[in-house]
């Protein structure tokens, strides 16, 4: 510094976790969590080709990644309707944590 609402599992060992600090929350798991192993796949940061540049193709390596947006919120502003009101649910944007190159 750049992405994070898109893609993309099957088998073996194993035996109670597990969602990537914390804390709520909802969720997955004995129809087998983690976590190693094999074998597949997605994706396209590095890479390779076209190109003046925007951009476009590629997938053989190096990485990464295959519930659920980074499962959701949290902190801070905002904005609609409904409602006496207010709280909460709800949308938006921003910062914060985090991951991956």
């Nucleotide at each position: 510094c750049a992405u994070c609402c898109a893609g993309a599992g099957g088998g073996g060992u194993g035996g109670a976790g597990g969602g990537a600090a914390c804390u709520g929350g909802c969720c997955c798991g004995a129809c087998g969590a983690a976590a190693c192993c094999c074998c597949g796949g997605c994706a396209a940061c590095c890479c390779c080709c076209c190109g003046a540049a925007a951009g476009g193709g590629g997938a053989a390596g190096g990485u990464g990644c295959c519930a659920a947006u980074u499962c959701c919120a949290a902190c801070a502003g905002g904005c609609a309707a409904a409602g006496c009101a207010a709280c909460a649910a709800g949308c938006c944007u921003g910062g914060g944590a985090g991951a991956u190159g």